[in-house]
RNA sequence: GGGCCGGUAGCUCAGCCUGGCUUAGAGCACUUGGCUUUUAACCAAGGGGUCGAGGGUUCAAAUCCCUUCCGGUCCG
Numbered sequence: 001g002g003g004c005c006g007g008u009a010g011c012u013c014a015g016c017c018u019g020g021c022u023u024a025g026a027g028c029a030c031u032u033g034g035c036u037u038u039u040a041a042c043c044a045a046g047g048g049g050u051c052g053a054g055g056g057u058u059c060a061a062a063u064c065c066c067u068u069c070c071g072g073u074c075c076g
Base pairs, nucleotide, nucleotide: 001075002074003073004072005071006070007069010028011027012026013025020059030046031045032044033043034042052068053067054066055065056064
């Protein structure tokens, strides 16, 4: 330098190919309450993201297109 894969909540990921269903979800973690002698477990409720960044297409973009940054891997 070139090819491929990945980047979405604190962490691990789904959703992306086939754009729209409601406001982006799940598990774990966290906060509050209940229960308990206490902790844990269990039950209930809650907070947290503008989808790596910028731009474009579109009535509408996490999703399509372009550029770019970061990580992994293969080739030279």
Predicted 3D model of a 76-nucleotide RNA (transfer RNA) from a Candidatus Woesearchaeota archaeon. Model confidence (mean pLDDT): 81 of 100. The source organism's lineage runs through Archaea, Nanobdellati and Candidatus Woesearchaeota. Rfam family: tRNA. Rfam classes the family as a transfer RNA. The RNAcentral record of the sequence draws on ENA.